[in-house]
Context: one part of a larger RNA
RNA sequence: GGCGUAAAGCGUCUGUAGGUGGCUUUUCAAGUCCCCCGUUAAAUACCACGGCUCAACCCUGGAAAGGCGGUGGAAACUACUAAGCUAGAGUACGGUAGGGGCAGAGGGAAUUUCCGGUGGAGCGGUGAAAUGCGUUGAGAUCGGAAAGAACACCAAUGGCGAAAGCACUCUGCUGGACCGAAACUGACACUGAGGGACGAGAGCUAGGAGAGCAAAUGGGAUUAGAGACCCCAAUGGUCCUAGCCGUAAACAAUUGAUACUAGCCCUCUAUUUUAAAGGUGUGUAUUGACCCUUUUUUUGAAGUGUUGUAGCUAACGCGUUAAGUAUCCCGCCUGGGGAGUACGUUCGCAAGAAUGAAACUC
Numbered sequence: 001g002g003c004g005u006a007a008a009g010c011g012u013c014u015g016u017a018g019g020u021g022g023c024u025u026u027u028c029a030a031g032u033c034c035c036c037c038g039u040u041a042a043a044u045a046c047c048a049c050g051g052c053u054c055a056a057c058c059c060u061g062g063a064a065a066g067g068c069g070g071u072g073g074a075a076a077c078u079a080c081u082a083a084g085c086u087a088g089a090g091u092a093c094g095g096u097a098g099g100g101g102c103a104g105a106g107g108g109a110a111u112u113u114c115c116g117g118u119g120g121a122g123c124g125g126u127g128a129a130a131u132g133c134g135u136u137g138a139g140a141u142c143g144g145a146a147a148g149a150a151c152a153c154c155a156a157u158g159g160c161g162a163a164a165g166c167a168c169u170c171u172g173c174u175g176g177a178c179c180g181a182a183a184c185u186g187a188c189a190c191u192g193a194g195g196g197a198c199g200a201g202a203g204c205u206a207g208g209a210g211a212g213c214a215a216a217u218g219g220g221a222u223u224a225g226a227g228a229c230c231c232c233a234a235u236g237g238u239c240c241u242a243g244c245c246g247u248a249a250a251c252a253a254u255u256g257a258u259a260c261u262a263g264c265c266c267u268c269u270a271u272u273u274u275a276a277a278g279g280u281g282u283g284u285a286u287u288g289a290c291c292c293u294u295u296u297u298u299u300g301a302a303g304u305g306u307u308g309u310a311g312c313u314a315a316c317g318c319g320u321u322a323a324g325u326a327u328c329c330c331g332c333c334u335g336g337g338g339a340g341u342a343c344g345u346u347c348g349c350a351a352g353a354a355u356g357a358a359a360c361u362c
Stems, first nucleotide, its partner, number of pairs: 001333003004316002009330001011198004018191003022085004030078002032074003036070005046062003050058002088188001089185003093180004100174007107151001111147008122133002159166002203244006212238002217233004256328005263307001265305001267303001275295005281290002311318002335362003344355004
């Protein structure tokens, strides 16, 4: 000086040290500011006069700025001391929505296999075929049984979660968010080097399970060849339990927090207001009233989207969910290749992961 796309935001959270930090008084004087004193050798450098004919050079004189130390003072800001406040933050209270998490139980459709019935020659597959299955009766169809995995429609540009991710139904336990109200605490906050936790898929270890799918592998095709694409099979794996691994285009290629800065339209949940309809609700002699449900209207909040002003941007575009205007903390970047390689170290059962160069070359 930068980090959406050019190099660059850790995959995500939690939290130690540290950094930063609301409002009002008060103390103190560390930072800060002011006056003065001492010191900062000479030479050099700066300013002025002078001497070599000028200059370079030399001589004489002067003055700093800044630093360090000291005496005295100021008290706005930061720090410190003491006391308070409630707008940040949290606790308690009343509600709301949700595929948030863990565990248990139950369900139907489909698939495959097995058993039995009917039936009798093909089925399957492809661009076309063949391998394959089938008269030891396949495929088709009907009935029965078993197993494992995944949960059609609802379903959405929709919801929840820190991210990874989460969806058949019910039950139990449990985390968080939002809204309302304003009782309590009284700055308890933000970020976060190290550290810790979680972390798709693949992979690994041990024990189970194994329907379908399917790396590897075998066969059939295609082809000049085919170690592929297509087809027929099929093991690991995919599933469960316990442990490991710790990576992804882990993406919004956009770290987190706070404040401010035009609108319009839309979605979901909730709040306030208005109106309408319904209710074997409460109540009343009846209406009114109250309660519940649905729809409509209005207000503000939280989230999720589309468009767009100012502004920003190299452009694309971003645009109150900022890539605008500011502040704070962390992480990261510094030409391409060599290279996320080598070496060393740490972690790992391994696979490998993390950290991470240089020579050389353009």

Source information:
A computed fold for a 362-nucleotide part of an RNA from Wollemia nobilis, annotated as small-subunit ribosomal RNA, central domain. The RNAcentral record of the full RNA draws on SILVA. Lineage of the source: Eukaryota > Streptophyta > Embryophyta > Euphyllophyta > Wollemia. The coordinates come from a structure-prediction model, not an experiment, and the mean pLDDT is 84.